[in-house]
RNA sequence: GGGGACGUAGCUCAGCCUGGCAGAGCACCAGCCUGUGGAGCUGGCCGUCGCGGGUUCAAAUCCCGUCGUCCCUCCCA
Numbered sequence: 001g002g003g004g005a006c007g008u009a010g011c012u013c014a015g016c017c018u019g020g021c022a023g024a025g026c027a028c029c030a031g032c033c034u035g036u037g038g039a040g041c042u043g044g045c046c047g048u049c050g051c052g053g054g055u056u057c058a059a060a061u062c063c064c065g066u067c068g069u070c071c072c073u074c075c076c077a
Base pairs, nucleotide, nucleotide: 001073002072003071004070005069006068007067010026011025012024013023020057028044029043030042031041032040050066051065052064053063054062
């Protein structure tokens, strides 16, 4: 230099192919329960979907560019 995978909540990830209300579990907070704690039950909080642009009525999803991490590969030494 060339190719590929991944990037979404504090953490682990789904959703992307086939555009249509941004989700799950864990964690956290509150309440219930309990002699206390844990467990359990109920409720709640948390997002520039890596970044910028384009297409579209509408983009996490399609297109272009770009950044980061990892893998493969070519050349030189």